[in-house]
RNA sequence: GGCCCCAUCGUCUAGCGGCCUAGGACGCCACCCUCUCAAGGUGGAGAUCGCGGGUUCGAAUCCCGCUGGGGUCACCA
Numbered sequence: 001g002g003c004c005c006c007a008u009c010g011u012c013u014a015g016c017g018g019c020c021u022a023g024g025a026c027g028c029c030a031c032c033c034u035c036u037c038a039a040g041g042u043g044g045a046g047a048u049c050g051c052g053g054g055u056u057c058g059a060a061u062c063c064c065g066c067u068g069g070g071g072u073c074a075c076c077a
Stems, first nucleotide, its partner, number of pairs: 001073007010026004018057001028044005050066005
């Protein structure tokens, strides 16, 4: 340098054009329960869906570019 793959709450992840005002688990906060802690119960906060464009009535989802990460091939006199 070529080609391919990936990027979503703090972490792990669901999602495959409309049921997404983006769901779940763990974690976090409050309350309940308990002699205390853990466990359990109820509720809550938490994601510009990496960034910028495009297509579309409608985009996390499709297309292009960029950034970052990974894989592979080539280069390495």
About this RNA
The RNA shown here (transfer RNA) has 77 nucleotides and comes from a Chloroflexota bacterium. It was read from a public genome assembly. The source organism's lineage runs through Bacteria, Bacillati and Chloroflexota. The prediction has a mean pLDDT of 82. It matches the Rfam family "tRNA". By type it is a transfer RNA.